Record summary:
Transfer RNA from a Patescibacteria group bacterium, 73 nucleotides, folded computationally. Its Rfam family is "tRNA". From the family's description: Transfer RNA (tRNA) molecules are approximately 80 nucleotides in length. Taxonomically the source falls in Bacteria candidate phyla (Bacteria). It was read from a public genome assembly.
């Protein structure tokens, strides 16, 4: 060049046929103990990569780009 996968919370990662964005760990407060730890309960955390487009509605679906990885020449 060319094809095919990935991009959602600080970290690994769900998300069903387009209809309130979640889950584990980490964080922080709390209950437990004499006191940590383990354990349970609860909060907080999000421009769903980016810019357009369908569409009442879009993380999903179309285009176009950045990135990263794979493969082919």
């Nucleotide at each position: 060049g060319c094809g095919c996968g990935c991009a959602u919370a600080g970290c690994u990662c769900a998300g069903u046929u387009g209809g309130u964005a979640g889950a584990g760990c980490a964080u922080u407060c709390g209950a437990c103990u004499g006191a940590u730890a383990c354990u349970c309960g609860a909060a907080a955390g999000g421009u769903c990569c980016u810019a357009g487009g369908u569409u009442c509605g879009a993380a999903u679906c179309c285009u176009a780009g950045u990135g990263c990885g794979c493969g082919c020449a």